[in-house]
Molecule: c-di-GMP-I riboswitch aptamer
Organism: Helicobacteraceae bacterium
RNA sequence: AGUAGAAAAAGCCUAACUUGUUGCGAAGCAAGGGCGGAAAGUUAUGGGUCUCAUGCAGAUUGCCAGACUGCCAAU
Repeated sequence: AGUAGAAAAAGCCUAACUUGUUGCGAAGCAAGGGCGGAAAGUUAUGGGUCUCAUGCAGAUUGCCAGACUGCCAAU
């Protein structure tokens, strides 16, 4: 550096739901919570789906894919 992996170890994220809050809305943020995850890290680039005040407008990356980055041990 590459490959593929979660067996071990150290860790990480956080579904549904609840409370508060922002937004016309989809939904986001914070706290709790933990269904799950080897990139469930970042990116809205392509597709899909959703919203509306229907646009060169928004939301969703834990829907699928691409790009970039990353721990551990093995080879």